This is a predicted structure of a 351-nucleotide part of an RNA (small-subunit ribosomal RNA, central domain) from an uncultured bacterium. Its mean pLDDT, the model's own confidence on a scale to 100, is 87. The RNAcentral record of the full RNA draws on ENA and Greengenes. Rfam family: Bacterial small subunit ribosomal RNA. Rfam links the family to the GO terms structural constituent of ribosome and ribosome.

[in-house]
Context: one part of a larger RNA
RNA sequence: CUGGGCGUAAAGCGUGCGUAGGCGGCCGAGCAAGUCAGAUGUGAAAAGCCCCGGGCUCAACCCGGGAAUUGCGUCCGAAACUGCCCCGGCUAGAGUUCGGCAGAGGAAGGUGGAAUUCCGCGUGUAGCGGUGAAAUGCGUAGAGAUGCGGAAGAACACUAAUGGCGAAGGCAUCCUUCUGGGCCGACACUGACGCUGAGUCACGAAAGCGUGGGGAGCAAACAGGAUUAGAUACCCUGGUAGUCCACGCCCUAAACGAUGCCCGCUAGCUGUCGGGGGGGAUUUCCCCCCGGUAGCGAAGCUAACGCGUUAAGCGGGCCGCCUGGGGAAUACGGUCGCAAGAUUAAAACUC
Numbered sequence: 001c002u003g004g005g006c007g008u009a010a011a012g013c014g015u016g017c018g019u020a021g022g023c024g025g026c027c028g029a030g031c032a033a034g035u036c037a038g039a040u041g042u043g044a045a046a047a048g049c050c051c052c053g054g055g056c057u058c059a060a061c062c063c064g065g066g067a068a069u070u071g072c073g074u075c076c077g078a079a080a081c082u083g084c085c086c087c088g089g090c091u092a093g094a095g096u097u098c099g100g101c102a103g104a105g106g107a108a109g110g111u112g113g114a115a116u117u118c119c120g121c122g123u124g125u126a127g128c129g130g131u132g133a134a135a136u137g138c139g140u141a142g143a144g145a146u147g148c149g150g151a152a153g154a155a156c157a158c159u160a161a162u163g164g165c166g167a168a169g170g171c172a173u174c175c176u177u178c179u180g181g182g183c184c185g186a187c188a189c190u191g192a193c194g195c196u197g198a199g200u201c202a203c204g205a206a207a208g209c210g211u212g213g214g215g216a217g218c219a220a221a222c223a224g225g226a227u228u229a230g231a232u233a234c235c236c237u238g239g240u241a242g243u244c245c246a247c248g249c250c251c252u253a254a255a256c257g258a259u260g261c262c263c264g265c266u267a268g269c270u271g272u273c274g275g276g277g278g279g280g281a282u283u284u285c286c287c288c289c290c291g292g293u294a295g296c297g298a299a300g301c302u303a304a305c306g307c308g309u310u311a312a313g314c315g316g317g318c319c320g321c322c323u324g325g326g327g328a329a330u331a332c333g334g335u336c337g338c339a340a341g342a343u344u345a346a347a348a349c350u351c
Base pairs, nucleotide, nucleotide: 003323004322005321006320007305008304012319014203015202016201021196022195023194025090026089027088028087030084031083033082034081035078036077038075039074040073041072042071050066051065052064053063054062055061093193094190095189096188097186098185099184100183101182105179106178107177108176109175110174112156116152117151118150119149120148121147122146123145127138128137164171165170208249209248210247211246212245213244217243218242222238223237224236225235260318261317262316263315264314265313268296269295270294271293272292273291274290275289276288277287278286279285300307301306324351325350326349333344334343335342336341
């Protein structure tokens, strides 16, 4: 070294595109690098190990012969498998075209109503607010309540789902424009064009940062009132960053299905979403196929919990990761960042 693993015990990169590399469908021909077979040279010699024979009465020991040294080179061959910037062909993988369909997928611009707060005017008078109870706070300079008018910002009740879309993060008033992906059906076309993917690149909630704007509500910090032994909290009254917009950064998360991606295979039943086909009835319904999304379960798997055609079952390909706890997701160094910090990532020591 040949190992075993990764839903919850340590372990799937937050997600995607893709470079190198690894791996790769069916038929025929060629070559002969891998592979296989034969011959030969070499693998320093002797000793040792193994086999055969022999000598000390046996053995240990010693002597002779052989084998082995699993490797490398050369020559002559084989062509099933792998391979080949090789040749010809195929359509089952993959893709294109055509016809439909669903959807909070993305971006930009516009738009509507309710609510909240503030402002103006009217009505009106002594309270309002808040709590377990209070107080701080607001109010006779007229609050709260109520009517009308106006302004602003943010979020979109019901529909709403156990629903849909997206690679993930995530996405919800309504309308328009631009735009990505998916599914179904037809079978017309290309003819292996594929899978994965170290680096790379891109996207990436919230908070945070820079510049400029905006600021209704909410609200870290902060102030006050309570509570309490104290109360740097929980409760209350206020309240600034922030939350919103534009542009530029940051790059983290219980970024979770704590489950990488792709392909094939392995009982069923039930619900639901999208599409198609058939039957009946023509508003309700039933059956079948494809694609999603859920519940339960055969076999099997699992330490158990549970998973179970959306696998954690049975196999194949490729990548990532783990290897006792603490020290430590730290130090040092490198890279990135305006900073906050992120990323890569030890050791001493200790149990």